[in-house]
Molecule: transfer RNA
Organism: Chryseobacterium indologenes NBRC 14944
RNA sequence: GAUUUUGUAGCUCAAUGGUAGAGCACCGGUCUGUUAAACCGGAAGUUGAAAGUUCGAAUCUUUCCAGAAUCG
Repeated sequence: GAUUUUGUAGCUCAAUGGUAGAGCACCGGUCUGUUAAACCGGAAGUUGAAAGUUCGAAUCUUUCCAGAAUCG
């Protein structure tokens, strides 16, 4: 330098173009002599950035940024 691929909650990951979710972690509560476990509830997102297509984009297209792999 070229090609491919990944980027979504603190972490690991989902999500046919049609309400952005789960597990773990965190916070509060119930329970317990205490902690843990269990159970109930809660908070946490500009879906890497900017444009385009569309009635509607995390999703499709383009460019850029960052990481990874392969080739040179």